[in-house]
This is a predicted structure of a 411-nucleotide RNA (Bacterial RNase P class A). Its mean pLDDT, the model's own confidence on a scale to 100, is 77.
């Protein structure tokens, strides 16, 4: 030059003028939903609502069980199913990329159909041995030897079925063959070494019985309380002491004690302790705890109003050390939307990017292979709008730079 590598980064136009919208901070103020100055107003995804928190109330009572998530290995973080660095494995020539990554000898189950035969299984075709029947050839003969058929008996190396065939491949032996035997690799057990560790590396040893699917039930080993900003908090207005039905406790003991009473005595109520219970709560069950005197159905009426939650943070940028890195720590600065049916919109003008034509076979650079400006016209500028706020994956998307790897050409 052309390809390539979900390899890293950035930026989502940028200045101005006019009109027009939200909030803010000052002032003015005829107190109006008004005038003036100054500042701020979408995103890298704001999407999807898949995980995880902050914060809210159950509620300050716990456990077990269901159930639900991750799933090699170190590290990071507030956490996490996320990220960073590894390790084993697959894929690519390769830069790189992807992973469903703990157990199959605890136990269940699946693998249609084909196929002899799918995990203790199997002979369809085939090779080999033998008996007989027939037939050929040699031979005087006995008898050899070759073919076809049945039957018998070895065999699982060859071939087919099939997603996948009971360890591969080389030789040795065998009648033919098989881990039958012997080197490699592979499996399983020991042992040294190296690494925090997954796991690498070697070295003995055994012919060697443990195939797939756990993103299939299930084992294991680690986490998870539930709801959710429509959580929640105030405040307003405003009906109908609304009807029907069911199921309750008001005990007991002490202290005070209005009041009634000549007096003895009685005694509403209020405090305090303990007993019982309708029903109500721990948002799936059970135990166990809590509240608890008025609850629970049905039916019929009033409000759907107003402030608040709500933006200053596990917060941004810059820097220095530490760490391969995620990433921390320290120091210095900043304050960057807060709407409520739902706001940052329209216009014009320049200058920026990209694309195509010219410029360009004659201009500019270079050895060359090849690059390319200045003006000019045309045209493009993508995905996509907060709604409590974060960390993150996920899915759309347009342009520019910086690294690698491969090919091809110059030199």
């Nucleotide at each position: 030059c052309g390809c390539a590598g979900c390899g890293g980064g950035a930026c989502a136009g940028a200045c101005g003028g006019u009109c027009g919208c939200c909030g803010g901070u000052g002032g003015g103020u005829u107190c109006g939903u008004c005038c003036c100055a100054c500042g701020g107003g979408a995103g890298g995804a704001a999407a999807g609502u898949c995980c995880g928190a902050g914060c809210u109330c159950c509620g300050c009572a716990g456990g077990g069980c269901a159930g639900g998530g991750u799933g090699c290995c170190g590290g990071g973080u507030a956490a996490c199913g996320c990220c960073c660095g590894g390790u084993g494995a697959g894929g690519g020539u390769g830069a790189c990329c992807u992973c469903g990554a703990g157990g199959a000898a605890a136990g269940u189950g699946c693998a249609a159909c084909a196929g002899a035969g799918a995990a203790g299984a199997g002979a369809c075709c085939g090779c080999c041995c033998g008996c007989c029947c027939g037939u050929c050839u040699c031979g005087c003969a006995a008898g050899a030897g070759a073919c076809c058929g049945u039957c018998g008996g070895g065999u699982a190396a060859g071939g087919g079925u099939g997603a996948a065939a009971c360890g591969g491949c080389g030789g040795g032996g065998u009648a033919a063959g098989a881990g039958c035997c012997c080197a490699c690799c592979g499996c399983g057990c020991c042992c040294u070494c190296g690494g925090u560790g997954a796991c690498g590396a070697g070295g003995g040893u055994g012919g060697c019985a443990a195939g797939g699917c756990a993103a299939a039930c299930c084992c294991c080993a680690c986490c998870c309380g539930g709801a959710g900003c429509a959580a929640g908090g105030c405040c307003g207005c405003g009906u109908a002491a609304g009807g029907a039905g069911g199921c309750g406790a008001u005990g007991c003991g002490g202290c005070g004690g209005a009041c009634c009473g000549c007096a003895a005595g009685g005694g509403a109520c209020g405090c305090c302790g303990u007993g019982a219970a309708a029903g109500g709560g721990c948002u799936g069950c059970c135990c166990g705890c809590c509240c608890g005197a008025g609850c629970c159905u049905c039916c019929g009426g009033g409000u759907u109003g107003g402030c608040u939650g709500c933006u200053g943070g596990a917060g941004g940028c810059g820097u220095a050390c530490g760490g391969c890195a995620a990433c921390g720590u320290g120091c210095g600065u900043c304050c960057u939307a807060g709407a409520g049916g739902a706001a940052u919109g329209a216009u014009c003008g320049u200058c920026g990017g990209c694309g195509c034509g010219g410029g360009a076979g004659u201009c500019g650079g270079g050895c060359g292979a090849c690059c390319g400006c200045a003006u000019c016209g045309c045209g493009c500028a993508a995905c996509a709008g907060a709604a409590c706020u974060c960390g993150g994956c996920u899915u759309a998307c347009g342009u520019c730079c910086c690294c690698u790897g491969c090919g091809a050409c110059c030199a």